A computed fold for a 74-nucleotide RNA from a bacterium, annotated as transfer RNA.

RNA sequence: GCUCCCAUAGCUCAACUGGUUAGAGCGCACGCCUGAUACGCGUGAGGUUGUAGGAUCAUGCCCUACUGGGAGUA
Numbered sequence: 001g002c003u004c005c006c007a008u009a010g011c012u013c014a015a016c017u018g019g020u021u022a023g024a025g026c027g028c029a030c031g032c033c034u035g036a037u038a039c040g041c042g043u044g045a046g047g048u049u050g051u052a053g054g055a056u057c058a059u060g061c062c063c064u065a066c067u068g069g070g071a072g073u074a
Stems, first nucleotide, its partner, number of pairs: 001073007010026004019057001028044005050066005
């Protein structure tokens, strides 16, 4: 250089063939429990779905460019 894959919460990942409010585990905060801590239980906060455009009545999901990461190739 060329080809391909990935980018969603602080971390690891879901989200069906585009259509109801983008969820789970861990972590974090608070509460319950305890003499106290841990474990356990409950509640809650936390997301411009990498960036910018486009197609669509409607996109995390489709198209284009860019950015970042990864794999292959000489």

Overview:
It matches the Rfam family "tRNA". Rfam links the family to the GO term triplet codon-amino acid adaptor activity. The coordinates come from a structure-prediction model, not an experiment, and the mean pLDDT is 81. It was read from a public genome assembly.